[in-house]
SAM riboswitch aptamer (S box leader) from Alkalihalobacillus pseudalcaliphilus, 104 nucleotides, folded computationally.

RNA sequence: CUCUUAUCAAGAGCUGGCGGAGGGAUAAGCCCUAUGAAGCCCGGCAACCGGUUUAUUUAAAUACGGUGCUAAUUCUUACAAUCUUUAUGAUUGAAAGAUGAGAG
Repeated sequence: CUCUUAUCAAGAGCUGGCGGAGGGAUAAGCCCUAUGAAGCCCGGCAACCGGUUUAUUUAAAUACGGUGCUAAUUCUUACAAUCUUUAUGAUUGAAAGAUGAGAG
């Protein structure tokens, strides 16, 4: 990098430290940000994989190890269908994206 598969409405610092201007994948919109962005450390959340424990075929607990996450539903929309109506709005599904596990 590609493929398969599962999940994506919950949760996590309303004064932690360093840091200094940007960030929310892409585009548009709309937002966050010097009452301090990204990043790093610490803290926290979470049971996807492993481990352990209980129970018992399938479930529960545990943050011990491997990841991950820690503004807004994956911030909304990007394609298609349906309803309403012709401007939009609502719903559903896909696409795209993110993360885990497995394979090449």

NCBI's taxonomy places the organism under Bacteria, Bacillota, Caryophanales, Bacillaceae, Alkalihalobacillus. The model forms 88% of the base pairs in the Rfam consensus. It matches the Rfam family "SAM riboswitch aptamer (S box leader)". From the family's description: The SAM riboswitch is found upstream of a number of genes which code for proteins involved in methionine or cysteine biosynthesis in Gram-positive bacteria. The coordinates come from a structure-prediction model, not an experiment, and the mean pLDDT is 81. The sequence is in RNAcentral, with records from Ribocentre.